Source information: Transfer RNA from an uncultured Nitrososphaerales archaeon, 78 nucleotides, folded computationally. It matches the Rfam family "tRNA". It is annotated as a transfer RNA.
RNA sequence: GCCUCGGUGGUGUAGCCCGGUCUAGCAUAGGACGCUGUCACCGUUCUGACCCGGGUUCAAAUCCCGGCCGAGGCGCCA
Numbered sequence: 001g002c003c004u005c006g007g008u009g010g011u012g013u014a015g016c017c018c019g020g021u022c023u024a025g026c027a028u029a030g031g032a033c034g035c036u037g038u039c040a041c042c043g044u045u046c047u048g049a050c051c052c053g054g055g056u057u058c059a060a061a062u063c064c065c066g067g068c069c070g071a072g073g074c075g076c077c078a
Stems, first nucleotide, its partner, number of pairs: 001074007010028004020058001029047006051067005
C1' cells in the first nucleotide's frame, strides 16, 4: 500500500441484511425507594450510548462516499 471484518451507555451485547411501532432493547454497573432488626438477595424506578464529516430520502444506528481507530489476511522494503 491492497483486501476483509468490526466501532452502540462505565462494561458486554441485540437491532443494520430488508430504512419507519427506535424520544434505541437486554444484561451488568451506579443512584433512589421498598423489603429486612441489619447486610445480602429480591422487587420498583432513575441515570447514561449509535466513532467523525458529508450524501440519498418525507424519514438513517440501518443505505452510499470519505476519514479516524481496532482486529485479521496479503504484499513491498531489489

The sequence was found in a public genome assembly.